[in-house]
RNA sequence: ACAAGCCAAAGCCAAACCCCUCGCAAGACGGGGACGGAAAGCCACGGGCCCGCCACAAACGGAUAGCCGAGUUGCCUUG
Numbered sequence: 001a002c003a004a005g006c007c008a009a010a011g012c013c014a015a016a017c018c019c020c021u022c023g024c025a026a027g028a029c030g031g032g033g034a035c036g037g038a039a040a041g042c043c044a045c046g047g048g049c050c051c052g053c054c055a056c057a058a059a060c061g062g063a064u065a066g067c068c069g070a071g072u073u074g075c076c077u078u079g
Base pairs, nucleotide, nucleotide: 002079003078004077005076012037013036017032018031019030021028022027035066041072042071045069046068047067048064050062051061052060
């Protein structure tokens, strides 16, 4: 540097649900809580889903990184 997570260790994150606050909403912050995760770190660039607007769609604006891909950084073990 590349590849792979069967075994081990140290630590990390935290779904649903409940409480508080914010938001028209999707949803978000914080606290509790663990279903899971080897990038469940970062990043809305492409696609998807969702919300607002709208008669619907498109357009526009928003939300999601725990839907997938691109980009980027990184722990441990093994080869």